[in-house]
Molecule: RNase P RNA; transfer RNA
Organism: bacterium
RNA sequence: GAAAGUAGCAGGAUGGUCGCGGAUUUUGAAAAAAAUCUGAGGAAAGUCCGGGCUCCACAGGGCAGGCUGCCGGAUAACGUCCGGUACGGGCAACCGUCAGGCAAGUGCCACAGAAAUGUUAACCGCCGAUGGGGCAUGUAAAUGCUCACAGGUAAGGGUGCAACGGUGAGGUAAGAGCUCACCAGCAACAUCGAGAGGUGUUGGCUAGGUAAACCCCAGCUGGUGCAAGGAGGGAGAAAGUUAAGGUGCCCGCCGUUUUCUUCCUAAACCGCUAGAGGUGUUUGGCAACAGACAUCCCAGAUAGAUGGCCAUCAAGGUCUUUUGACUGAACAGAACCCGGCUUAUAUGCUACUUUCUUUU
RNA sequence: GGGCGGCUAGCUCAGUUGGUUAGAGUGCCUGCUCGACAUGCAGGAGGUCACAGGUUCGAUUCCCGUGCCGCCCACCA
Numbered sequence: 001g002a003a004a005g006u007a008g009c010a011g012g013a014u015g016g017u018c019g020c021g022g023a024u025u026u027u028g029a030a031a032a033a034a035a036u037c038u039g040a041g042g043a044a045a046g047u048c049c050g051g052g053c054u055c056c057a058c059a060g061g062g063c064a065g066g067c068u069g070c071c072g073g074a075u076a077a078c079g080u081c082c083g084g085u086a087c088g089g090g091c092a093a094c095c096g097u098c099a100g101g102c103a104a105g106u107g108c109c110a111c112a113g114a115a116a117u118g119u120u121a122a123c124c125g126c127c128g129a130u131g132g133g134g135c136a137u138g139u140a141a142a143u144g145c146u147c148a149c150a151g152g153u154a155a156g157g158g159u160g161c162a163a164c165g166g167u168g169a170g171g172u173a174a175g176a177g178c179u180c181a182c183c184a185g186c187a188a189c190a191u192c193g194a195g196a197g198g199u200g201u202u203g204g205c206u207a208g209g210u211a212a213a214c215c216c217c218a219g220c221u222g223g224u225g226c227a228a229g230g231a232g233g234g235a236g237a238a239a240g241u242u243a244a245g246g247u248g249c250c251c252g253c254c255g256u257u258u259u260c261u262u263c264c265u266a267a268a269c270c271g272c273u274a275g276a277g278g279u280g281u282u283u284g285g286c287a288a289c290a291g292a293c294a295u296c297c298c299a300g301a302u303a304g305a306u307g308g309c310c311a312u313c314a315a316g317g318u319c320u321u322u323u324g325a326c327u328g329a330a331c332a333g334a335a336c337c338c339g340g341c342u343u344a345u346a347u348g349c350u351a352c353u354u355u356c357u358u359u360u
Numbered sequence: 361g362g363g364c365g366g367c368u369a370g371c372u373c374a375g376u377u378g379g380u381u382a383g384a385g386u387g388c389c390u391g392c393u394c395g396a397c398a399u400g401c402a403g404g405a406g407g408u409c410a411c412a413g414g415u416u417c418g419a420u421u422c423c424c425g426u427g428c429c430g431c432c433c434a435c436c437a
Stems, first nucleotide, its partner, number of pairs: 001356010012313007020039008041331001045342002048340005053225001055223002060251004065221005070084005085099001086097004100216002105214002107210003123157002125153003130150002132147006165183006184206001186203007229270002232264008245254002277296008316327004361433007370386004379417001388404005410426002413423002
């Protein structure tokens, strides 16, 4: 210098002016006015997960249903995050994986193919040792040749995503884990590790795929969703103490009232924003994260505000020999609140790492 | 704001224990029938099964993500 990888950040600044929402204070009898402070995001989005909170037993037992799925940790919790293991990809930095079980059971594997899972299968091929037929030699026993009849054979061909471990040697009538060597897989044992798992030895030789098929195993799981809910008086009707109601069912528990119709206050008030809060320093930890200290208050609506204009400056872009001229943005907008994930996002920046090349 | 459901031909809908090449009605085009039209008869075209990724030998169908469309829920005690 080039090409890559990972982690992260910014998402214009300052001033003036005209407006809008909220809070507080002051003035005012009130209406209102003035002053001060404050007013969108990294995703506020999708609503895909998890929690706080709310009411119903602050929720209990069983069944059903649902969700999760290598191991350990973090956390309020999670399907998230961190660290590790295994497998796969990349020269590498590094990246990806719904990654438990098909050596429990059941189902499925179209077409093609002889055969698709059953200790099973012979279409072409190979052999025909053994048994059988025929011929020759021979007194006979037997030997040789031949047929491809019984039979043997999963090496080779062919079909298919997949054909019952792979390669090589020995062996055989031909073949075959039949035997041996190496490799893959499985089981047992030893050992290392907290564990997933790693390493080694031995063994019989081998067990198809599919669980994002039913299912099995382990763990978790009540409903509701701020349009939740809180807060009250009158009239009428219905039901009932073994009731109604509280989740799909059963049990258990609560329960002295519950449900429906109607009228009024009032389409008001609370919930509503100080929080698993932000920023900085520091301690522990590989990290996620946790603790301590200091400091700050930072939207809360009517579903409605959070903006416009002007000036100067600026990262950057285009044109130009320079001076200079023009431009100067994207995705998008709170509605109970947090932690994540996913998706959209112009342009720019930072740190670290890898490979190659050049120079010293 | 919150909770659910759907997406297959121009339109309305079928289709899934995953199996070659996805169907029906209607509409469209061509021909026949008729003097001509309608009707009728025959034939034909028309599909990224919303999009993207994965599981599988194989996906409209199973899993995950995205996009679009639609429905329901209020204080009134």